[in-house]
RNA sequence: UGCCGACUAGCUCAACUGGCAGAGCACCUGCCUCUGGAGCAGGGGGUUUCAGGUUCGAUUCCUGAGUCGGCAGCCA
Numbered sequence: 001u002g003c004c005g006a007c008u009a010g011c012u013c014a015a016c017u018g019g020c021a022g023a024g025c026a027c028c029u030g031c032c033u034c035u036g037g038a039g040c041a042g043g044g045g046g047u048u049u050c051a052g053g054u055u056c057g058a059u060u061c062c063u064g065a066g067u068c069g070g071c072a073g074c075c076a
Base pairs, nucleotide, nucleotide: 001072002071003070004069005068006067007066010025011024012023013022019056027043028042029041030040031039049065050064051063052062053061
């Protein structure tokens, strides 16, 4: 430098043919317990990396940028 892939909650990941953004773990509260853990019930938490475009409507499609990973190449 080129190509490919990824980016969504604190973490790991879903989201079908574009149509109300979700799960597990973690966190908070309560129950239970001498206490804690486990278990049970409930709850909070999102600029879907950024900037534009298309569309009635974008996590999803298009363009550019950024970050990370992989492969290839160049210089030393």